[in-house]
The RNA shown here (Lysine riboswitch aptamer) has 180 nucleotides and comes from a soil metagenome. Of the family's consensus pairs, 100% are formed in the model. Its mean pLDDT, the model's own confidence on a scale to 100, is 76. Rfam family: Lysine riboswitch aptamer. Its family is annotated with lysine biosynthetic process in the Gene Ontology.
RNA sequence: UGAUAGAGGUGCGGCGGCCAGUAGUACCCGGGUGUGUGUUUCCGACGAGCAUCGGACGCCCGCGGAAAGGGGCCAACCGCCGAAAUCGCCCGCGGAGGCUCGUAAGCCGGCGGUUGGGGGGUGCGGAUAAGACCGGCCCACUGUCAUCUGUUUUCGAAGAACGGAUGGAGCGCUAUCGGA
Numbered sequence: 001u002g003a004u005a006g007a008g009g010u011g012c013g014g015c016g017g018c019c020a021g022u023a024g025u026a027c028c029c030g031g032g033u034g035u036g037u038g039u040u041u042c043c044g045a046c047g048a049g050c051a052u053c054g055g056a057c058g059c060c061c062g063c064g065g066a067a068a069g070g071g072g073c074c075a076a077c078c079g080c081c082g083a084a085a086u087c088g089c090c091c092g093c094g095g096a097g098g099c100u101c102g103u104a105a106g107c108c109g110g111c112g113g114u115u116g117g118g119g120g121g122u123g124c125g126g127a128u129a130a131g132a133c134c135g136g137c138c139c140a141c142u143g144u145c146a147u148c149u150g151u152u153u154u155c156g157a158a159g160a161a162c163g164g165a166u167g168g169a170g171c172g173c174u175a176u177c178g179g180a
Base pairs, nucleotide, nucleotide: 001178002177003176004175005174006173009081011080012079013078014077016074017073018072019071027064029062030061031060032059033058034057042055043054044053045052046102047101048100049099050098084115085114086113087112088111089110090109092107093106116142117141119139120138121137122136124135125134126133144168145167146166147165148164149163150162151161152160153159
């Protein structure tokens, strides 16, 4: 220096089922009420325009009444150890009643940055229905390597093993094979 194979463990991610919760919420229908407008008007349907349809919009009462993302548990399966997560940019897809021009959510891929890992805490940020989730910060724990150091082994040393302290980061570490 190249290739291959591995390790960290409450390890990472995915699929399936059940459950809680979202929520008596959104929404449908009926009734009441306030405001705006009076057919060249006002209002509504993601934005603008045209056209069309309608009466809206807010609140209250009653009948009926969801879903997705996210979460917990179970089972055993799949892919794995930058596993994966997150941020930014780019390309493409996507795209909301009729048409045109757009846009949001969301998704595939690429490039780059950050994070070794899980856990606990958090009057921090994001996001949210939420106490769930993502990130930041703090705390110790853990794996790995480096430096220093103690013990054991030794005639002694080196090396190795076990332990302690400090510190770094996965673009790392270990093993094998090969090249220079």